[in-house]
């Protein structure tokens, strides 16, 4: 050089044939419990869906391209 893989919230990942506001565990924050930690329980913030383009009435999902990484080949 060349082939496949993956990029989603701070982190660990879902999201089943494109289709109503893109989730969950941890983390965070407020609040209740408790003298106070912890801890449980409730409610909240928190996304450019890697960038850039295309398809299409609709794209996180399809398709080019570029990037980063991981792996296979030589």
């Nucleotide at each position: 050089g060349g082939g496949g893989g993956u990029u989603u919230a701070g982190c660990u990942c879902a999201u089943c044939u494109g289709g109503c506001u893109a989730g969950a565990g941890c983390g965070c924050g407020a609040c209740a419990c408790u003298g106070g930690c912890a801890g449980u329980g409730u409610c909240g913030a928190g996304g450019u869906g890697a960038c850039c383009g295309g398809u299409u009435c609709g794209a996180g999902u399809c398709c080019g391209g570029u990037a980063a990484u991981c792996u296979c080949c030589a």